[in-house]
RNA sequence: GCCGGGGUAGCUUAGUGGUAAAGCAACGGUUUUGUAAACCGUAGACCGGAGGUUCAAAUCCUCUCCCCGGCUCCA
Repeated sequence: GCCGGGGUAGCUUAGUGGUAAAGCAACGGUUUUGUAAACCGUAGACCGGAGGUUCAAAUCCUCUCCCCGGCUCCA
């Protein structure tokens, strides 16, 4: 330098055009002498950044930042 994969909630992931889902964690409640566990419920991300296409973009296109892997050249 080139190619591929990835960046979405505190963490791990899903979502492949129609206003984002789950588990764990957090908080509240039930239960318990109390804690944990179990069960019920609540809140939480605008999708790495910018621009474009579209009636509509996490999703498609361009540029860019970061992480992982591979390849090539030079030495």

The prediction has a mean pLDDT of 82. Transfer RNA from a Patescibacteria group bacterium, 75 nucleotides, folded computationally. NCBI's taxonomy places the organism under Bacteria, Bacteria candidate phyla. It matches the Rfam family "tRNA". By type it is a transfer RNA. The RNAcentral record of the sequence draws on ENA.